A computed fold for a 471-nucleotide part of an RNA from an uncultured bacterium, annotated as small-subunit ribosomal RNA, 3' major domain.
Its Rfam family is "Bacterial small subunit ribosomal RNA". Rfam links the family to the GO terms structural constituent of ribosome and ribosome.
The full RNA is in RNAcentral, with records from ENA and SILVA.

[in-house]
Context: one part of a larger RNA
RNA sequence: UGACGGGGGUCCGCACAAGCGGUGGAGCAUGUGGUUUAAUUCGAUGAUACGCGAGGAACCUUACCCGGUCUAGAAUGCGGAUUGAAAUGAUCCGAAAGGUGAUUGGCCCGCAAGGGACGAUUCGCAAGGUGCUGCAUGGCUGUCGUCAGCUCGUGUCGUGAGAUGUUGGGUUAAGUCCCGCGACGAGCGCAACCCCUAUUGCCGGUUACCAUCAUUAAGUUGGGCACUCCGGCGAGACUGCCCGCGUAAGCGUGGAGGAAGGUGGGGACGACGUCAAGUCAUCAUGGCCUUUAUGACCGGGGCGACACACGUGCUACAAUGGCGGGAACAAAGGGUCGCGAAGCUGCGAAGCGGAGCCAAUCUCAAAAAUCCCGUCCCAGUUCGGAUUGGAGUCUGCAACCCGACUCCAUGAAGGUGGAAUCGCUAGUAAUCGCGCAUCAGCCACGGCGCGGUGAAUACGUUCCCGGACCU
Repeated sequence: UGACGGGGGUCCGCACAAGCGGUGGAGCAUGUGGUUUAAUUCGAUGAUACGCGAGGAACCUUACCCGGUCUAGAAUGCGGAUUGAAAUGAUCCGAAAGGUGAUUGGCCCGCAAGGGACGAUUCGCAAGGUGCUGCAUGGCUGUCGUCAGCUCGUGUCGUGAGAUGUUGGGUUAAGUCCCGCGACGAGCGCAACCCCUAUUGCCGGUUACCAUCAUUAAGUUGGGCACUCCGGCGAGACUGCCCGCGUAAGCGUGGAGGAAGGUGGGGACGACGUCAAGUCAUCAUGGCCUUUAUGACCGGGGCGACACACGUGCUACAAUGGCGGGAACAAAGGGUCGCGAAGCUGCGAAGCGGAGCCAAUCUCAAAAAUCCCGUCCCAGUUCGGAUUGGAGUCUGCAACCCGACUCCAUGAAGGUGGAAUCGCUAGUAAUCGCGCAUCAGCCACGGCGCGGUGAAUACGUUCCCGGACCU
């Protein structure tokens, strides 16, 4: 000077408390440990690994295993030599890769010799490696933490390390601001500038509107930019105004105005640094190792194993519910190798069909919870749907290992879950459905978004956890 303390003071945070819903029990999905295996490729491991790298493992992917193959090699460039126009590549062996190489054929410049493009072989330069080292590294990332801190110049103090500034009194979400002060200033952070959202004006109208007129089964058509909406430019919020307290900064279950009030809500944005944190398997890269193999190709298998153990989820255990019938209301997205309407067939998955649409125009599309009517009457049930048998649909060369979906049958555990433990303070939690990326298909119950319905509680800071400042 820091760090630490079961030292002190002050102050924060869903940290506790108050409250709501979960996890821990069941079945299944998924990741991990372990075990097994020819292989179950590799990495990630308290918080900060474990629905993580995986935003798509049947082949491919694929890095692993077994077997069959190739060696200047699976890809690219250059030089020399030999040979052949380019090129076509039959036949045979084979699971393919690969091996074998018949046959056809006769380019351009040039009289010719020869040269050129291109192919093959060979020699050489140059390969390749998801092999090792993240404790040699770059880059990127997690975390403390969106915490309010971390520093510098000059001056001053101290022999010096260093201090001061940055401490103190107030205040703030904030080293935010005010006052004071041997300090005066400044930088990186905070905040603001950026994006979305909430209100509105103007401009613009192949979406919207009977608002006004005509028309129709229908904003369907004519017509119209008023409204809705779309999206470009503006306005608007600044404690600006009033009251009270205060020297000020600022504060208040304060008031007015206002769509919005004291950072309006959300996002992007992460200081100096910490953890020799993570990643040599995104990529890049030093060193080391390998070179008829630790490289490359192919077929099949494995990554999907299963006595167990843990994490994260989904579905439930029911009546605020299940089932049947009827009626209503979104937002945000995707679509030409695509989305695919009407109509027809099938109980259904789906098939036939192809209108329209490069899409505010057509389409995926039905939103679901909700509401109304009916039924079930507390039961392992008209709850729950695992498991298994059978029959199918679709994608794909191919669904045995190992796909999703449909129908019939089967109907398991499960009676609200021990110790313990997690999330959340408002359009939040809870609950309901919809879309997208990846993608032939899909093991998605995951991830990322979108809207619908829509709570309870916070006395307080003694205690638990983490953090900040002074001492």